Formats: sequence, structure tokens, C1' cells
RNA sequence: UCGUCAGAAUCGGGAGAAACCGGCGCAGCCCUCGGGCAAACGCUGGUGCCGAAGGAGCAACCGCCCCGGUAAACUCUCAGGCAAAGGGACCAUUCUGGCAA
Repeated sequence: UCGUCAGAAUCGGGAGAAACCGGCGCAGCCCUCGGGCAAACGCUGGUGCCGAAGGAGCAACCGCCCCGGUAAACUCUCAGGCAAAGGGACCAUUCUGGCAA
């Protein structure tokens, strides 16, 4: 130089897709005392959907050419997610260290 790579910080920015349906538990409410109803929340099953944590796959190209290496914001959706919250690739700013000129 704020060039490049990595890490950290920031009540900075940051999308998409059902507040879906069912079962069980439960604060509590009703009661003819037999039971019934049951929000939020938790667990669990099912279907539909999303892609920007993570993960996986592949082209050109390259190689020691059987085969292997190698990308993504592309593709797949294992995982994750589909009100808010939280998370969130990536971007911005600041700091630290390495490398390069």
C1' cells in the first nucleotide's frame, strides 16, 4: 500500500419457505364425581415447502491419465430451517497476525 489470506470484534446490514395437520403430557376450568374440555410450552408421528450454518456432488482445467486432483452463491437436501426470538452464507467497519510488491 490498506494488496491478499486467516482469525477476532460489532444491541452494523442480511433472504427464502405451513403461527400446517394429528397424538401424548400439562397450568387450569367444568362436573351428574363416572369423567369431560384443555392455552402456551415440551415430546412425538405425518404431509407440504425452503436453502445462505454445516455436509455431499460435479465442469472446464491439470496430472503419474486404470484412475485421481479440483469450484461455487450451481445442484442435492443428510443435517438445518418454514410467526417472533434465535440462527444465518455473504457484505461492511475496526483490530491482530502471516504473505506479497